[in-house]
The RNA shown here (c-di-GMP-I riboswitch aptamer) has 85 nucleotides and comes from Virgibacillus subterraneus. Its Rfam family is "c-di-GMP-I riboswitch aptamer". About the family: GEMM was predicted in a large-scale screen for bacterial structured RNA regulatory elements. Its mean pLDDT, the model's own confidence on a scale to 100, is 87. The organism belongs to Virgibacillus, within Bacteria.
This record gives sequence, C1' cells and structure tokens, in this order.
RNA sequence: CGUACGAAAGGGCAAAAUCGUUGAAAAGCGAUGACGCAAAACUACAGGGGCUAAAGUCGGAUGACAAUGCUUGCCAGAUAUCGAA
Repeated sequence: CGUACGAAAGGGCAAAAUCGUUGAAAAGCGAUGACGCAAAACUACAGGGGCUAAAGUCGGAUGACAAUGCUUGCCAGAUAUCGAA
C1' cells in the first nucleotide's frame, strides 16, 4: 500500500406509525419519530427477484395478460471513512 475483516473513534442514515402533499395504484417527497443498518451513501439502460396495472389487449361478466411505473432498508454491481485483533 492492497485485499479480507469489523473492536474502538469521528460520525452518518432513518423502519413502523402519525400529519401534509404528489400519484390510477404500487410507491415517492416533507415534518415528527427511531425499528434497525459497516456501506440502510450511489446505480432501476449491468443482471436477477418482488410490487402495482392507469392507458392498452382479450373477455358476456367476475376478471386475465402486461411496465414504459415502483422497490436497491430483496439479491446484486460498482465506489468509499477509520484501523484494533
């Protein structure tokens, strides 16, 4: 110095719920709040999985199909702070 690993230090993020708001919905954003997290920072046009189904297609109907929508705090990719064992 690099990789792996995760004690300590400096710190960081923020689940559920509630309120407001955007959206057809999934879900997002803001405030309060902390369940937890060594990447709970980034990427959805690396890849995979999952959620929703407005418009669309099929259907006599209940409905079914399906992403261009969403999810990275599902896996993953790539990047990174510190330095004990």